[in-house]
C1' cells in the first nucleotide's frame, strides 16, 4: 500500500423570487383578499407475504383447498428477523441453502444400453452338478441344460467401498476394517454432536402425487356509515319455507324472508372513514442478537381526474467543447404518496463512515 | 386504487402425468390451365415474452422481471 469482505448512513447543498395544495388566524354579505406555519421516499413501486381496520355470525363444524417446512427464540403476524446446527463453496474474513419423510403407498426415468428396480445376461468368466464324447483305469474334452454378477461396454443414474477367506466361477455368501442410515448409553433445551455398544428393510426424484407436523373463513377503503339529487317501483327469467340468499368450493349449523340474475332506468354531489400511530429522537435498563421496558422530548403530506413546481446566483459533482491555471453548453441516479402498518423483492450515478480478513513492505 | 388473465411460427390458437413441439391460414417450389383463382403435391419457419432455480432433462414444476388486456361507484 494493494485485493477483498461485512455492516450502517446520505443520495445535489444555500440564498432568493413567482406559483399550487391543504391547515391556523385575521378582514369581508360573499367571491375572495391579507399575515404566518406544513408539503414524497429508501425505496412512495411491484402487489409477492403478513398484521391492524370495515362488512358478511365481533367468524362456528367438518370435508374439500392453500401454504409452510433443521432447531430454540423474537414480533400484532408473518413465508420476515435474530441466534444455533448441518451441507456445500472461499487460503481467510465472510457467503449461499424450499434443509421434514424415499424404513406408509402409488408412481416416473425419453435415448443408449443386455438389464432403470421383486435387476439382467450383448461381450466375458465358470461349467461342480445332470447330459453326450474319448478313454481299461486316473483323466480329458464338448460348451448342451445351466450357474456367476467379479471385470469390459452404455448411460445422468447398474445394488455401498477395500481385503481377506470362500468358490466350479462368484456373489454381504462369511469375516475385519471404512462410510451411510436407525436404536440404546452419553454431552446439549433442542436441531445435533462424538464415543461406546448393537442392528441393516444400504440408488435418485416429494419445486412427481402423497404421508406427517404447524396455520389459514371471505371480501377488500370503488371495504363500509351518513345527507342529498333524480327516475319508468317497467319488462323478462329462475326458485318457492324440502326454498332463496346472507361475497370464491360442498355439506351443516346460525341468521334473515319474498329474494337472485339479466335487460331497461336515473344520479355521478358533499360529510366521515382519514391519519397520534404495533409512530419517532436521544439517554438508562434487561438480552450474545432480533427485540423489550422505563424516562424526557416532538408531531412528520392528507390530496380527491388528484398540490408538492418553475426561474436566477454562487458552489458540488458528472459528461462534451474551446484562446487547455481563470471559460462556455449541457445535466444532476431509481423514481412520485393515494386506508394504515411490519417485512420480502425489484430499480437505483455518485459518495461518506466503520468493523473485519489475506498478501507485500517498513519498524 | 384494487382484484384476475393471458404472453408458443408471419397470423390465429393446440400442446396430456415433464422425454426433446405441432395444426389451419399466410410464404416458396411444383403439377393442373392459354393465363389467373381454386384445387393437389412437397417443403421453409420457433431463443415457447425475459433472468434465475429443481430435474439426468422444463413450453409444462417453483420464484423474480416485463409487456398486453379486462373486470371494477351509488340509487330505485
Nucleotide at each position: 500500500g494493494a485485493a477483498g469482505u461485512c455492516g450502517g448512513c446520505c443520495g445535489g447543498g444555500c440564498a432568493g423570487u413567482c406559483g399550487c395544495u391543504g391547515c391556523c388566524g385575521u378582514c369581508g354579505c360573499g367571491a375572495g383578499g391579507c399575515g404566518g406555519g406544513a408539503g414524497a421516499g429508501g425505496a412512495a413501486a411491484g402487489u409477492c407475504c403478513g398484521g391492524g381496520c370495515u362488512c358478511c355470525a365481533c367468524a362456528g363444524a367438518g370435508c374439500a383447498g392453500g401454504a409452510u417446512g433443521c432447531c430454540g427464540g423474537c414480533u400484532a403476524a408473518c413465508g420476515g428477523c435474530c441466534g444455533g446446527g448441518c451441507g456445500u463453496c472461499g487460503c481467510g474474513a465472510g457467503a449461499c441453502g424450499a434443509c421434514g419423510g424415499a424404513a406408509a403407498g402409488u408412481g416416473c426415468a425419453a435415448c443408449a444400453g443386455a438389464a432403470a428396480g421383486u435387476a439382467c445376461a450383448c461381450c466375458g468368466c465358470c461349467g461342480a452338478u445332470g447330459g453326450c464324447c474319448c478313454g481299461c483305469c486316473a483323466g480329458g474334452g464338448c460348451u448342451c441344460a445351466g450357474g456367476c454378477a467379479a471385470g469390459g461396454g452404455u448411460g445422468a443414474a447398474a445394488u455401498g467401498g477395500u481385503g481377506c477367506g470362500g468358490u466350479a466361477a462368484g456373489a454381504g455368501c462369511g469375516c475385519a476394517c471404512c462410510g451411510c442410515u436407525c436404536c440404546c448409553g452419553c454431552g446439549g433445551u433442542a436441531a445435533c454432536g462424538u464415543c461406546g455398544g448393537g442392528a441393516g428393510u444400504c440408488g435418485g426424484c416429494a419445486a412427481a402425487c402423497c404421508c406427517c407436523a404447524u396455520c389459514c373463513g371471505g371480501a377488500g377503503c370503488a371495504a363500509g356509515a351518513c345527507c342529498a339529487a333524480a327516475u319508468a317501483g317497467g319488462g323478462g327469467a329462475g326458485c318457492g319455507a324440502c326454498a332463496g340468499c346472507g361475497u370464491g368450493g360442498c355439506u351443516c349449523g346460525c341468521g334473515c324472508u319474498g329474494c337472485u340474475c339479466c335487460c331497461g332506468g336515473g344520479u355521478a354531489g358533499g360529510u366521515c372513514g382519514c391519519u397520534c400511530g404495533a409512530g419517532u429522537g436521544u439517554c438508562c435498563g434487561g438480552g450474545c442478537a432480533a427485540c423489550c421496558g422505563g424516562u424526557c422530548g416532538c408531531c412528520u403530506a392528507g390530496a380527491g381526474g388528484a398540490a408538492u413546481g418553475a426561474c436566477u446566483g454562487c458552489c458540488g459533482c458528472a459528461g462534451g467543447g474551446g484562446c487547455u491555471u481563470u471559460c462556455c453548453c449541457u445535466g444532476c441516479a431509481c423514481a412520485g404518496a393515494a386506508c394504515c402498518c411490519g417485512g420480502c423483492u425489484u430499480a437505483c450515478a455518485g459518495g461518506c463512515c466503520g468493523g473485519c480478513u489475506u498478501c507485500g513492505c517498513a519498524c | 386504487g384494487g382484484g384476475c388473465g393471458g404472453u408458443u411460427a408471419g397470423c390465429u390458437c393446440a400442446g396430456u402425468c415433464g422425454g426433446u413441439a405441432g395444426a389451419g391460414c399466410a410464404g416458396c417450389g411444383g403439377a393442373c390451365u392459354u393465363u389467373u383463382a381454386a384445387u393437389c403435391c412437397g417443403u421453409u419457419g420457433g431463443u415457447c415474452g425475459g433472468g434465475g432455480g429443481u430435474u439426468c432433462g422444463a413450453g409444462u414444476c417453483c420464484c423474480c422481471c416485463a409487456c398486453c388486456g379486462c373486470c371494477u361507484a351509488c340509487c330505485a